[in-house]
């Protein structure tokens, strides 16, 4: 130095060829128990890495940037 791959919730990952942002584990109330655990059942938690462009509409498409990885010199 180049090449390809990701960046969503506290964590690990969905979101088919643009149309309201999800699960699972964790949390946090309740219900059960003497009392924990399990289990149910409700909730909360998001500026979609960062900055611009296309569009009526971007998490998804296009341009720079950052940082993790993989190759390749």
């Nucleotide at each position: 130095g180049g090449u390809a791959u990701c960046a969503u919730a506290g964590c690990u990952c969905a979101a088919g060829u643009g149309g309201u942002a999800g699960a699972g584990c964790g949390c946090a109330u309740g219900c059960c128990u003497a009392g924990c655990a399990u289990g149910c059942a409700u909730g909360a938690g998001g500026u979609u890495c960062u900055g611009g462009g296309u569009u009526c509409a971007a998490g998804c498409c296009c341009c720079a940037g950052u940082a993790c990885u993989u190759c390749c010199u």
Molecule: transfer RNA
Organism: Vicugna pacos